Transfer RNA from Micromonospora echinaurantiaca, 84 nucleotides, folded computationally.
RNA sequence: GCGGGAGUGGCGGAAUCGGCAGACGCGCAGGUCUUAGGAACCUGUGUCCGUGAGGGCGUAGGGGUUCAAGUCCCCUCUCCCGCA
Numbered sequence: 001g002c003g004g005g006a007g008u009g010g011c012g013g014a015a016u017c018g019g020c021a022g023a024c025g026c027g028c029a030g031g032u033c034u035u036a037g038g039a040a041c042c043u044g045u046g047u048c049c050g051u052g053a054g055g056g057c058g059u060a061g062g063g064g065u066u067c068a069a070g071u072c073c074c075c076u077c078u079c080c081c082g083c084a
Base pairs, nucleotide, nucleotide: 001083002082003081004080005079006078007077010026011025012024019067027045028044029043030042031041032040046057047056048055049054060076061075062074063073064072
């Protein structure tokens, strides 16, 4: 240099057909239980606005297509594999 794959909450990792973003697990916080702890169980856990009901933004970064994009197209960045 050329070709291919990957990048999603604190971490792993789904959504692969374009149609509710974050399922499920771990971690963390609160609670039940316990003399105390562990285990188990229950609830919560991106960010901003709002008293609230609710709404906006958010899938490496930027742009495009579309009513609608994590998903399709273009450019860039990082990592991995192969070829030279």
Rfam family: tRNA. It is annotated as a transfer RNA. RNAcentral holds the sequence, with entries from Rfam. The organism belongs to Micromonospora, within Bacteria. Its mean pLDDT, the model's own confidence on a scale to 100, is 81.